Overview
A computed fold for an 88-nucleotide RNA from a Steroidobacteraceae bacterium, annotated as c-di-GMP-I riboswitch aptamer. The model forms 85% of the base pairs in the Rfam consensus. The prediction has a mean pLDDT of 80.
[in-house]
RNA sequence: GACAUUGAAAGGCAUACCCACCGCGAGGUGGGGACGCAAAGCCUCCGGUCUUGGGUACUGACAGACUCGAGAUAGCGGGGUUGCCGGC
Numbered sequence: 001g002a003c004a005u006u007g008a009a010a011g012g013c014a015u016a017c018c019c020a021c022c023g024c025g026a027g028g029u030g031g032g033g034a035c036g037c038a039a040a041g042c043c044u045c046c047g048g049u050c051u052u053g054g055g056u057a058c059u060g061a062c063a064g065a066c067u068c069g070a071g072a073u074a075g076c077g078g079g080g081u082u083g084c085c086g087g088c
Stems, first nucleotide, its partner, number of pairs: 003087001012037002017032006035075001041081003045078003048073009
């Protein structure tokens, strides 16, 4: 420098759940805790899912559907970007 994530060691992250705080909510942050993770580092560009507010048609009404906006999820997938040890 290129390939690349099969084994070991070191180190790293942290699901559910509990506590505190923030948020209408999805959910987030901190602490505890480990289901798992080789990008479970980072980024909403694409698809999905979810939340919230409005609109439309249907309905007695609700639910559900479609649609417009604002959000959440990077631990739903794709894509982008950076990268440790070891291997070749």